RNAcentral holds the sequence, with entries from Rfam. Glycine riboswitch aptamer from Pseudaquabacterium pictum, 124 nucleotides, folded computationally. The coordinates come from a structure-prediction model, not an experiment, and the mean pLDDT is 77. Its Rfam family is "Glycine riboswitch aptamer". On this family, see Babina et al., MBio 2017: "In Vivo Behavior of the Tandem Glycine Riboswitch in Bacillus subtilis". From the family's description: This family represents the bacterial glycine riboswitch.

[in-house]
RNA sequence: GCGUUCCUCGUCUGGAGAGAGACGGGCCAGGCCGCAAGGCGGGCGCCCGUCCACCGAAGGGGCAAGCCACCGUGGCACAGGCGCGGCGGCCAAUCUCUCAGGUAAAGCGGACAGCGAGGGCAUC
Numbered sequence: 001g002c003g004u005u006c007c008u009c010g011u012c013u014g015g016a017g018a019g020a021g022a023c024g025g026g027c028c029a030g031g032c033c034g035c036a037a038g039g040c041g042g043g044c045g046c047c048c049g050u051c052c053a054c055c056g057a058a059g060g061g062g063c064a065a066g067c068c069a070c071c072g073u074g075g076c077a078c079a080g081g082c083g084c085g086g087c088g089g090c091c092a093a094u095c096u097c098u099c100a101g102g103u104a105a106a107g108c109g110g111a112c113a114g115c116g117a118g119g120g121c122a123u124c
Base pairs, nucleotide, nucleotide: 001124006119007118008117009116010115012114013113014112019052021051022050023049024048025047026046027045028043031040032039033038053103054102055101059099060097061096062095066090067089068088070086071085072084073083074082
């Protein structure tokens, strides 16, 4: 000094799945009536609640091999080592759970990938 792994950032790029569910309450749009105040009324509109069905790629929980410790046991006996068994700890995910979140389009979110910038380590 440089590239990869690693870390951080970015109004950057791409990015799936699953009910426009049912019921109830409320608010209004278009429209109609009325001199007016206001009334009627309700579009697959909006908000809230309850219930059922479903999705997994924010987040979160769980687990394998393996590693470590302890106990028991086997080789005359002891120790070590090794084997077998028991119990505990650590331990991954795009697996699994479905708590959270989500389920027309749009929007938001989105694991992950790419691009860019910065940091930074080993090797050379």